This is a predicted structure of a 91-nucleotide RNA (c-di-GMP-I riboswitch aptamer) from a soil metagenome. Model confidence (mean pLDDT): 84 of 100. The RNAcentral record of the sequence draws on MGnify. Of the family's consensus pairs, 95% are formed in the model.
């Protein structure tokens, strides 16, 4: 790709599992997808355990605690662009 066929892949939501979250993973389950098949983390978007702060506040006054903010090295490719590869079938 043709308002055709085979066949394929699953969002949301539950369920069980890992993780500090984000999220990943098995099943259930269809919103949808012609590459939603693989790589890559370039851009963009989450999350922030740890770090770190001329930052609030609290009292047990500390190598504290709670909050804020900051951070990617953590993650999504079913945002986006880029490389690999591929089933089926007319005119």
């Nucleotide at each position: 790709g043709a308002c055709a066929a085979a066949g394929g892949c699953a969002a949301a939501c539950c369920c069980g599992u890992c993780g500090a979250a984000a999220g990943g993973c098995g099943g259930g389950g269809a919103c949808g997808c012609a590459a939603a098949g693989c790589c890559c983390a370039g851009g963009g978007u989450c999350u922030a355990c740890c770090a770190c702060u001329g930052c609030a506040c609290g009292c047990a006054a500390g190598u504290c605690g709670u909050g804020a903010g900051u951070c990617a090295u953590g993650a999504c490719u079913g945002c986006c662009a880029g490389g690999c590869u591929a089933c089926c079938g007319a005119a």